[in-house]
The prediction has a mean pLDDT of 84. The RNA shown here (small-subunit ribosomal RNA) has 1552 nucleotides and comes from an uncultured prokaryote. The sequence is in RNAcentral, with records from ENA. Its Rfam family is "Bacterial small subunit ribosomal RNA". Rfam links the family to the GO terms ribosome and structural constituent of ribosome.
């Protein structure tokens, strides 16, 4: 830092996944130790138990319990009970302080709650400082008794009593009110020491009858002290109010809002304030987002990430809310109070049914929710915090421990040596690699952990005693001392750490290995099992399932899962974009906004620089330090990017001020124009009526109907009516802001451009909302209505035709007012303003030139085309920008789903407009790219079509094939490219199939043992294989030991398969197609994919060749070379041959001789080589000439890179599979030869160009020993019996036939045809029965030239006659070859079918046998409608009114204070009554929101359903938008618009 994944491939878009950090985390799997964090993220659910807040006797009145002491009874001699507040201490009670703090939770809360800076109009126990005090009196009350009432909780009555409790009085430095005259307000005392005097003074002892002595003890003015008291100032914490700024998302929440805003006077708070109240104005709030929804506690921070920014808000720190849920206050310095009170609800408990208790969101636990999160532990030894004087007590705050790999960090599980590379696994190419120095062996170590011993630090202090010093009369006492000292204080703890033994001993495991992504084989499975983050693996050779072995990553953890950032520049401030990929509003005015020309002073908001003061500590960063390290912790620093004040510049932008004239606009003078709104007119056309002429047909169409005509159409002439629209000029002309504007004429009116001058003096842009305008459709309301024309209606078309096509036709179209607001309203490209190369057109202006023209420059508004720099994924853009920059709106942020659904605003409607969500894909798009494909162009070929010839398809018959049948009809081969094909020969056999009978190391091939030469005869069973029996035979080689060969028998390894996969393959093949192509090196374009080369112009049978040319070479293909066939020469003559001589025969190569032909070998001939023309001075075409043969002479072998998973596993060979007493082998029979019936390919005919019948001629290619067979002779033949020649230019097959001659039949189902049948034979074979050919005799079927369709053939070809060979015993109408006779016809390339080039268009690429749209049926999913149906939450308007507080009270009650001798009274208070506010609770309407629902709508998703074919090609009627209407569906069909439409053709402009 990137990486996968859309394509055939590529560039872009553009999403989706991935690798990285992290976590209070959870699951699987495994687990040794320590350190140091951390642990209900849910139900703020219910909670059983125990602890979690008390202290204080130095306030108090007192003694319930406990312990000592003293004393007494009892006696059980060590226990009990008494007496004794006298004592240590203390339950309960009054009474201080504290319970407002620690602790927990985060429900609620979008707010001055937090955060940050600020600010005035408070309070504040205990603290600390100061000042000034603490005089004197009084009346109750708990508790104690005593009675009562209740179950309980808890009361009630009387009786008595205290105080640091409660009131008065005094005094008032401060303090407070005030009208400046005044007025008003406190207090507590307790210990502690000294202690004069007093004291019948108060007890208690002891003496005593009492009085009263005694002593000892108390008490106690005074005096220090000390802790508290009271006032009352300052202070320090603290704690309340106010304010700027900032603090989530929804506008499908746009208005809120009556104590609301302010004011005035009150009342209330410790304090400002509608905080509350009366009056009084009518304001405040909001688009800078009020108000309402919905979510949330904020912050230091945490995570992440270069940063910016995102996401978080455990743990540790501040702030705040809350304590069961709602209300209330009460106390108090501080509460509306977690572990306080009232009251109302919901629960839960006890209950004697009357009543009554409760609140763990404190530590621990407990049950439930949950994937999930711990001990009902030990302590006050540290720190900290109540009370206390203080020792202390209290403390689940807190310090330990305990559970948990939750997390981060340490450390171990050994170390060295060790090659026979052991055994074992695994792979194997069988040779061998791996595991692998790993192991065993050797040698050696001891962390941890275990065991035994030894041991810090956390402990400071407080009290005690000594000292000192201060206070003070005092050595008392009390307070301080960084004085001393002696015993003490430890939960953790069997701490930490140190020794010391023992043995390598107790310690490794996850996950991954197809790419990303580091790591590969083998095996099992077989679209199953499964796997998968994403692409995607699994259909018989899986590195992608499961398992081995190996390997990679990491390690006491390692995967997953989930959640954030990150990669993602994928919301872009740093940092994105809008012609075609998502995106520019349909156009214009204009508000707030926002942005602004030029120049002069000012100002100081912004800008910048200081300064200051804050940014709380922990956290990050940095340098130190402490734990063996480290994680941790622990100092200092930096930093906190903020905020706020002050002070300082003035460049810039902002406010102010003066000015300016270059952007703006005005005035004046022309121009040009379908701008736009009214009125009037004018022609031609259509159509309708009226009349005349005039006759049968007229319209329509690819063809045709329907329709209209003899009731007179159409045609054609006259007149009339009416409504719509204005050819021709016409022009990438013009004008409009855009929609749009079209004959001419008036009248009314907007804007543009030009010119010169003058004035105003920034007055400009853009422009959210907001307003007008806005094609066609459509809608109201009323007119017109020729023509056109949705729906409609009828003819056609068609498998159907609800469409394309004709006939007719209503709505509309047209006016006039009013909606409506939409389009492909497009330049798919907001407006504005500046700049930045030229060239050609054109419209409207101006100004110069002359040469005055149909002229040239040069400017300026507009309108086109092409182009340089730029830019752009690429097409392309390119002064009219998509380039370079400003300003300002507007809009995207993956496909579907959806421009939908609910909600709202607009509409009469139709609908418009704002605009989601679940769900589901992993793509969906852009450009360009090759190619394919087109019922797109172009240009060329072919027996492709046409022109001709002669078949096919109709008969029979033969054969292949499908079907069907069968026990079995073996199997492949299925358009072209199976189908007289594999098969160049199915009666057995072949044969693979089918029935039966048999064998199982096998019919075959090797090895190993054993016998035996092999082999043969005969005979029995049997279908035969085979089994018994029998006979004859010892063989070849030798080193004599055996060997080979060949039969039997045995043994096991193995044979054996025409068994399966041609989609696992080799080989061969068959096809396009003998079509003319197919590549590749550099080099040059382009980001690239790929292009160029290979394309143009010509030319060819040809990528043949030539010539242009960023291409220039080369490869395979095309040609040639090779075989044949046609001339010629050489050569060379036997089996061939005989022209010419001779001989010679009936005749005859019989001979002599020879080598023309003719055989067969080498060679020459033909190259556009000449010559004329055409052509680019070419290539090459047309003609000619000569030649046997002329432009490839004819025909043959020869098949580029590929294409069909084409064929073949049944030729062969072969991987896997599967079979192995059988799917292998043997044998017998049957079957491949079936037969209601389709279909291909043949032969045969239907006749006279022919049939019989007779006579006569000419071949060529090839074949022959188990062969070919002459001739002869028998038989009608088939053929047989003899039987010469011939391994062949020699003999044989072998007769060729059509043909020519002569006859004969004479147009019929025949002298045509020859099926099928009966009959009687021949011939091959072991064997003619299913099942062979041939022969003669007799039978004589169909058929008289073949519908749609459809095949062959361009010359020695078709057509038509024979022939010859392969297989082969025999069996061709088939193949495969040979000659003989031998034509028509091609104008031509429209059109069919196949091909090649080349553009084009594509949504195809498994490539048109392509992709792909809807319905509608089935499944499963979510969503929206819904009669309603429960809920939630909330507004208005009412009833209600607990507790409380506040008013009020006339009745009743009542100590302190007042009068008063008392009685009473007053003041003042209590409870009760009344009221006002108020919670819950009730009914009453509303709003929003969530569940559910008969039931219905669309959607998406799904195997290989249905119906059609909408789109993509011109997709076969170009699509597409808007819009009405219509249909089973896709979709038609009207009107406008778009081009994001092929193709001709014309025009017009560019370039050259």
């Nucleotide at each position: 830092a990137g990486a996968g994944u859309u394509u055939g491939a590529u560039c872009a878009u553009g999403g989706c996944u991935c690798a990285g950090a992290u976590u209070g985390a959870a699951c699987g799997u495994u687990g040794g130790c320590g350190g140091c964090a951390g642990g209900c993220c849910u139900u703020a659910u219910a909670c059983a138990u125990g602890c979690a807040a008390g202290u204080c006797g130095a306030g108090c009145g007192g003694a319930a319990a406990c312990g000592a002491u003293g004393g007494g009874a009892g006696c059980u001699u060590g226990c009990u009970c008494c007496c004794a507040g006298g004592c240590g201490u203390c339950g309960a009670g009054c009474g201080g302080c504290g319970g407002a703090c620690g602790g927990g939770u985060g429900a609620g809360u979008a707010a001055c709650g937090c955060g940050u800076a600020g600010g005035a109009a408070u309070c504040u126990a205990c603290c600390c400082a100061g000042u000034a005090g603490c005089g004197g009196g009084g009346g109750a009350u708990a508790g104690c008794c005593a009675g009562u009432g209740g179950a309980a909780a808890c009361g009630c009555u009387g009786a008595u009593u205290a105080a640091u409790a409660c009131c008065g009085c005094a005094u008032a430095c401060g303090c407070c009110c005030c009208a400046c005259g005044g007025g008003g307000g406190a207090a507590a005392g307790g210990c502690c020491g000294g202690g004069a005097u007093c004291g019948u003074c108060g007890g208690a002892c002891c003496g005593g009858g009492c009085a009263c002595g005694g002593g000892a003890u108390c008490g106690g003015a005074c005096c220090g002290g000390u802790c508290a008291c009271u006032a009352u100032u300052g202070g320090a914490g603290g704690a309340g109010c106010c304010u700027g700024c900032g603090u989530u998302a929804g506008a499908u929440u746009a208005g809120c809002u009556a104590g609301u805003u302010g004011g005035u006077g009150g009342g209330g708070u410790a304090a400002u304030g509608g905080c509350c109240c009366a009056c009084c104005a009518a304001g405040g709030c909001g688009a800078c987002g009020a108000u309402c929804u919905a979510u949330a506690g904020c912050u230091g921070g945490u995570c992440u990430g270069a940063g910016a920014g995102g996401a978080c808000g455990a743990u540790c720190a501040g702030c705040c809310a809350c304590a069961c849920u709602g209300g209330g206050a009460c106390u108090g310095a501080g509460a509306c109070a977690c572990g306080g009170c009232c009251c109302a609800g919901a629960c839960u408990c006890c209950u004697a049914c009357g009543g009554g208790a409760g609140g763990c969101a404190g530590c621990a636990g407990u049950a439930g929710g949950g994937a999930a999160u711990a001990u009902u532990g030990u302590g006050c030894a540290a720190u900290g915090g109540g009370c206390g004087c203080a020792a202390g007590c209290c403390u689940g705050a807190c310090a330990c421990a305990g559970c948990c790999a939750u997390g981060c960090c340490g450390c171990g599980u050994g170390u060295g040596u060790g090659a026979a590379g052991a055994a074992g696994g695994c792979c194997c190419u069988a040779g061998g690699g791996u595991u692998g120095u790993a192991a065993a062996g050797c040698a050696c170590u001891u962390u941890c952990a275990g065991c035994g011993g030894g041991g810090a630090g956390g402990a400071a202090g407080a009290g005690g005693c000594c000292g000192g010093c201060g206070u003070u009369a005092a050595u008392a006492g009390c307070g301080c001392c960084a004085g001393g000292u002696a015993a003490u204080u430890g939960a953790c703890g069997u701490u930490a750490c140190c020794c010391a033994c023992a043995g390598a001993a107790g310690a490794a495991g996850g996950a991954c290995c197809g790419g990303c992504u580091a790591a590969c084989u083998c095996c099992g499975u077989g679209c199953c099992a499964g796997c998968a983050g994403c692409c995607g693996c699994g259909g018989u050779a899986a590195u992608a399932c499961g398992g081995a072995g190996g390997g990679u990553c990491c390690a006491a953890a390692c995967g997953u899962u989930a959640a954030u950032c990150g990669g993602a520049a994928u919301u872009a401030c740093u940092g994105g974009g809008c012609g075609u990929a998502a995106a520019g509003c349909g156009c214009g005015c204009g508000u707030a906004g926002g942005u602004g020309g030029u120049u002069u002073u000012u100002u100081a908001a912004g800008u910048u620089g200081g300064a200051u003061g804050u940014g709380a500590a922990a956290g990050c960063c940095c340098a130190g330090g402490g734990c063996u390290u480290a994680a941790c912790c622990u100092u200092g620093g930096a930093a906190c990017u903020g905020c706020a004040u002050c002070c300082a510049a003035a460049a810039c932008u902002g406010g102010g001020u003066a000015a300016c004239u270059a952007g703006a606009g005005u005035a004046c003078a022309g121009u040009a124009g379908a701008g736009g709104g009214g009125g009037g007119u004018a022609g031609a056309a259509u159509u309708u009526c009226a009349g005349g002429u005039g006759u049968a047909g007229c319209g329509g169409u690819g063809a045709a109907a329907u329709g209209c005509g003899u009731a007179g159409a159409g045609a054609u002439c006259u007149g009339a009516a009416g409504g719509a629209a204005u050819a021709c000029c016409a022009g990438u002309g013009g004008c409009g802001a855009a929609g749009g504007c079209g004959g001419c004429c008036c009248c009314c009116u907007g804007g543009a451009c030009u010119g010169a001058u003058a004035c105003u003096g920034a007055c400009a842009c853009u422009g959210a909302g907001g307003u007008g305008c806005g094609a066609a459709a459509g809608c109201g309301u009323g007119g017109g209505u020729a023509g056109c024309g949705a729906a409609c209606a009828g003819g056609a078309u068609u498998a159907g035709a609800u469409a394309c096509c004709c006939u007719g036709g209503u709505a509309g179209u047209c006016c006039a007012c009013g909606c409506c607001g939409u389009a492909a309203a497009c330049g798919a490209u907001g407006u504005c303003u500046a700049c930045u190369a030229g060239c050609c057109g054109u419209u409207g202006g101006g100004a110069g030139g002359c040469u005055u023209g149909a002229c040239c420059u040069c400017u300026u508004a507009g309108u086109g085309g092409c182009g340089c720099a730029g830019c752009u994924a690429a097409c392309g853009c390119g002064a009219u920008a998509a380039g370079u920059a400003g300003a300002c709106c507007g809009c995207c942020u993956g496909g579907g789903g959806a421009g939908u659904a609910c909600g709202g605003c607009c509409g009469c409607a139709a609908g418009g407009u704002u605009a989601a969500a679940a769900c589901u894909c992993a793509a969906a798009u852009u450009a360009a790219u090759u190619g394919a494909c087109g019922g797109g162009g172009g240009c060329c070929c072919g027996c492709a079509c046409a022109a001709g010839c002669g078949g096919u398809g109709a008969a029979g018959c033969a054969u292949g094939u499908g079907g069907u049948u069968u026990a079995a009809u073996u199997c492949g081969a299925u358009g072209c490219a199976a189908c007289g094909c594999g098969a160049a020969a199915a009666a057995c056999c072949u044969u693979a199939c089918c029935u039966a009978c048999u064998c199982u190391u096998g019919a075959c091939a090797u090895c190993c043992c054993g016998u035996g030469a092999a082999c043969u005869u005969u005979c029995c069973a049997g279908a035969g294989a085979u089994g018994g029996a029998u006979u004859g035979g010892u063989g070849c080689c030798u080193u004599c030991g055996g060997g080979a060969a060949c039969a039997c028998g045995g043994u096991g390894a193995c044979a054996g398969g025409u068994g399966c996969u041609g989609c696992a393959u080799g080989g061969c093949u068959g096809u396009c197609g003998u079509c003319a192509g197919c590549u590749c090196g550099u080099g040059u374009c382009g980001u690239g994919a790929g292009a160029u080369g290979u394309u143009g112009g010509g030319u060819u049978a040809a990528g043949u060749c030539c010539c242009a040319u960023a291409a220039c070479g080369a490869g395979c293909g095309c040609a040639a070379c090779c075989c044949u066939u046609g001339u010629c020469c050489u050569u060379a003559g036997u089996u061939g041959c005989c022209a010419g001589c001779g001989c010679g025969u009936c005749a005859a190569u019989g001979c002599u001789g020879g080598c023309a032909a003719c055989u067969a070998a080498u060679g020459g001939g033909a190259c556009u080589g000449c010559c004329g023309g055409u052509g680019u001075c070419a290539a090459a075409c047309c003609g000619g000439a000569g030649g046997a043969a002329g432009g490839c002479g004819g025909g043959g072998a020869u098949g580029a890179c590929g294409u069909c998973a084409a064929g073949u596993c049944c030729u062969c060979a072969u991987g896997g599979c599967c079979u192995u007493u059988a799917u292998g082998a043997c044998c017998a029979g049957g079957g491949c030869u079936a037969c209601a019936c389709a279909c291909g390919u043949a032969c045969u005919a239907c006749a006279a160009u022919g049939g019989c019948c007779g006579g006569u001629a000419c071949a060529a290619c090839g074949g022959g020993c188990a062969g070919c067979c002459a001739c002869u002779u028998c038989g009608c033949g088939a053929g047989a019996a003899g039987g010469a020649g011939c391994a062949a230019a020699u003999c044989c097959c072998u007769a060729a036939a059509a043909g020519c001659c002569g006859g004969u039949c004479u147009c019929a189902g025949u002298c045509c045809g020859g099926a099928u049948u009966g009959g009687a034979g021949u011939c091959u074979g072991c064997a003619a029965c299913u099942c062979g050919a041939c022969u003669c005799c007799a039978u004589g079927a169909a058929g008289u030239u073949g519908g749609a369709a459809u095949c062959g053939c361009u010359a020695g070809u078709a057509a038509u006659c024979g022939u010859g060979g392969a297989u082969c015993a025999g069996c061709a109408u088939g193949c495969c070859g040979c000659g003989g006779u031998g034509a028509a016809u091609a104008c031509g390339u429209u059109c069919c079918c196949g091909g090649g080039c080349c553009u084009u268009g594509u949504a195809c690429a498994c490539a048109c046998c392509g992709c792909c749209c809807g319905u509608c049926a089935c499944a499963c999913c979510a969503c929206g409608g819904g009669a309603g149906u429960u809920g939630g939450u909330u507004g208005u308007a009412c009833c209600a009114g607990a507790a409380g507080c506040g008013g009020u009270u006339g009745g009743g009650c009542u100590a302190a204070c007042c009068u008063g001798c008392a009685a009473a009274g007053g003041a003042a208070g209590c409870a009760g009554g009344c009221u006002g506010c108020c919670a819950a609770g009730g009914a009453a309407u509303g709003g929003c929101u969530g569940g559910u629902a008969a039931u219905u709508g669309g959607g998406g998703u799904g195997a290989a359903g249905u119906c059609g074919u909408a789109a993509c090609a011109a997709g076969g009627u170009a699509g597409c938008c808007c819009u009405a209407g219509g249909g089973g569906a896709a979709c038609c069909u009207g009107g406008g618009g778009c081009u994001g439409g092929a193709u001709c053709a014309c025009c017009u402009c560019c370039u050259u």